Description: Predicted 3D model of a 73-nucleotide RNA (transfer RNA) from Candidatus Iainarchaeum sp. Its Rfam family is "tRNA".
RNA sequence: GCCCUUAUGGCUCAGCUGGCAGAGCGCCGGUUUUGUAAACCGAUGGUCGUGGGUUCGAAUCCCACUAAGGGCU
Numbered sequence: 001g002c003c004c005u006u007a008u009g010g011c012u013c014a015g016c017u018g019g020c021a022g023a024g025c026g027c028c029g030g031u032u033u034u035g036u037a038a039a040c041c042g043a044u045g046g047u048c049g050u051g052g053g054u055u056c057g058a059a060u061c062c063c064a065c066u067a068a069g070g071g072c073u
Stems, first nucleotide, its partner, number of pairs: 001072007010025004019056001026044001028042004049065005
């Protein structure tokens, strides 16, 4: 220098035939218990890496860039 993969709540990841952004864990509150844990109920939290473009509509398609990982030279 070139190519590929990945980037989504605090963490691990779904969601990619374009149409309301989700799960588990965590955190918080409650029930239960003498108390803690477990269990159950409720609540919580996201500018979908950044900037543009296409579209009525973009996490999803296109372009550039950034970061991490891998490959080639």

About this RNA: The organism belongs to Candidatus Iainarchaeum, within Archaea. The coordinates come from a structure-prediction model, not an experiment, and the mean pLDDT is 82. RNAcentral holds the sequence, with entries from ENA.